[in-house]
RNA sequence: AGAGUUGGUGGCUAGGGUUCCGGCGUCGGAAGGCGUGACUGGUCCGAGAGCUGCCACCGGCCCGGGAGACAUCCGGGCCGGGCGCACGGCGGGAUAAAAGCCCGGGAGAC
Numbered sequence: 001a002g003a004g005u006u007g008g009u010g011g012c013u014a015g016g017g018u019u020c021c022g023g024c025g026u027c028g029g030a031a032g033g034c035g036u037g038a039c040u041g042g043u044c045c046g047a048g049a050g051c052u053g054c055c056a057c058c059g060g061c062c063c064g065g066g067a068g069a070c071a072u073c074c075g076g077g078c079c080g081g082g083c084g085c086a087c088g089g090c091g092g093g094a095u096a097a098a099a100g101c102c103c104g105g106g107a108g109a110c
Stems, first nucleotide, its partner, number of pairs: 004110001007055006015045002020042002022039001023036005057081009085105001087108001091103003
């Protein structure tokens, strides 16, 4: 100095907090207010290095079209790949808030 296999998106999970709901405490005649996430939860957020579906894209074979056997071009179908690598801060950012979210497959390490 260089390399280390890095497209997009849906559902979900590990994980995460506390707007809303519920729980708990408290005040109140009630409606409801306030406090509490050192409350298992529902909603919610949620992975490059977690799971999974789909698409882009790539390959093979086949079908149709263009004067057309092959090639090329256009359209379609089926099968396969895509989906086998990946240690990782501090700090900052968003949201109600936090995080394995985003900065970030970054810095750095090897």
Molecule: Guanidine-I riboswitch aptamer
Organism: Azorhizobium oxalatiphilum